[in-house]
RNA sequence: AGCGCCGUGGAGCAGCUCGGAAGCUCACUGGGCUCAUAACCCAGAGGCCGUCAGUUCAAAUCUGACCGGCGCCA
Numbered sequence: 001a002g003c004g005c006c007g008u009g010g011a012g013c014a015g016c017u018c019g020g021a022a023g024c025u026c027a028c029u030g031g032g033c034u035c036a037u038a039a040c041c042c043a044g045a046g047g048c049c050g051u052c053a054g055u056u057c058a059a060a061u062c063u064g065a066c067c068g069g070c071g072c073c074a
Base pairs, nucleotide, nucleotide: 002072003071004070005069006068007067010026011025012024013023020057028044029043030042031041032040050066051065052064053063054062
């Protein structure tokens, strides 16, 4: 260099196939419960989806280029 997969809150992932409200678990914050801690219950904050461009009324999702990671490679 070539091929394949991946990139989404602090962490791990789903959502992409088939365009139309960005969600789950853990972690974090506040409250409840408790003598207290943990567990449990309630509420909340935090991401505009790797970057740029294109298509579209509308893009995390489709298209192109680029960046990064992992794997394969006679």
Molecule: transfer RNA
Organism: Actinomycetota bacterium